[in-house]
Context: one part of a larger RNA
RNA sequence: ACCUCUUUAAGGAACUCUGCAAUCUAGCCCCGUAACUUCGGAAGAAGGGGCGCCUCUCGUAAGAGAGGCCGCAGUGAAAGGGGUCAACCGACUGUUUAGCAAAAACACAGCUCUCUGCUAAGUCGUAAGACGAUGUAUAGGGAGUGACACGUGACCAAUGCUCCAAGAUUAAGAGGAGGGGUUAGCCGCAAGGCGAGGCUCUGAAUCCAAGUCCGAGUGAAUGUCGGCCGUAACAAUAACGGUCCUAAGGUAGCGAAAUUCCUUGUCGGGUAAGUUCCGACCUGCACGAAUCGUGUAACGAGUUGACCGCUGUCUCAAAGAGGAGCUCG
Numbered sequence: 001a002c003c004u005c006u007u008u009a010a011g012g013a014a015c016u017c018u019g020c021a022a023u024c025u026a027g028c029c030c031c032g033u034a035a036c037u038u039c040g041g042a043a044g045a046a047g048g049g050g051c052g053c054c055u056c057u058c059g060u061a062a063g064a065g066a067g068g069c070c071g072c073a074g075u076g077a078a079a080g081g082g083g084u085c086a087a088c089c090g091a092c093u094g095u096u097u098a099g100c101a102a103a104a105a106c107a108c109a110g111c112u113c114u115c116u117g118c119u120a121a122g123u124c125g126u127a128a129g130a131c132g133a134u135g136u137a138u139a140g141g142g143a144g145u146g147a148c149a150c151g152u153g154a155c156c157a158a159u160g161c162u163c164c165a166a167g168a169u170u171a172a173g174a175g176g177a178g179g180g181g182u183u184a185g186c187c188g189c190a191a192g193g194c195g196a197g198g199c200u201c202u203g204a205a206u207c208c209a210a211g212u213c214c215g216a217g218u219g220a221a222u223g224u225c226g227g228c229c230g231u232a233a234c235a236a237u238a239a240c241g242g243u244c245c246u247a248a249g250g251u252a253g254c255g256a257a258a259u260u261c262c263u264u265g266u267c268g269g270g271u272a273a274g275u276u277c278c279g280a281c282c283u284g285c286a287c288g289a290a291u292c293g294u295g296u297a298a299c300g301a302g303u304u305g306a307c308c309g310c311u312g313u314c315u316c317a318a319a320g321a322g323g324a325g326c327u328c329g
Stems, first nucleotide, its partner, number of pairs: 002323007010315002014313001019310001027051005036041001038147001052069007070074001082308007089300002094106002110145007122131003148295004153225003158222002160218004167213003173207002178202006185194003226244005253287001254284001265281005
């Protein structure tokens, strides 16, 4: 020097990515207890006081009251909550990467859409058959969202789905006009030509399904939700006007945000000093409404900031105990 502990003057987070770690706190009784709130909570909020032993009184007792005694210390050991204020995310209890991640991820009750009329849809199996279900639309399957509160805007042009079936297109198949090959025969002096029937190779018109095109609907379906120019009696800004394009041009709400590049934006708060934090502003590079929007009591080994208490985290280190290390066995 190392490991596990113990103690420490003065200071008390100055340490550090971060109070990581370690202290503090702790039990029972009494008093007392805020914002907020879904009226249940928040709450053991916070913050105070008491606690041993002896005698007496009351009491069945547990215990209570009065008086007294001792110590530094009376829940005398062990075990045994630190607390508060804000913000974000997720409502909550729960679940998860057996062996680096426990979370804001998954699930969830609730909400919505969609399919399914029973031999149900859906799923497994080649099939028989089975599950669904000894259920029957207040049921079952699928998808999304995720308590609750208030809401959930525009666009059906594209893609998907549903419906419609007049027209266009369209496969195999049916159909078989026509054409080719072969050759009995016929013609020819020959070369060659014609060629029935059969066999065979092809083959036009015509008929014909779903689908597609066409038409309509549909967003808690996949998705999408503009640009330029001018204008008010200082300046600035633009309620207003013009114009181009589009299927329609982002509504409410929120906003430098778990989203903001420029950016440590600007202002305010907190600090002596604050790239973090909180409150605003809106110039949203590139929020936005069930890939939900905005809030929200309670909850969280979640994330962030601040404060009180407390401390060897530190200023700055010191001493001690037991190990391990060394020798022998």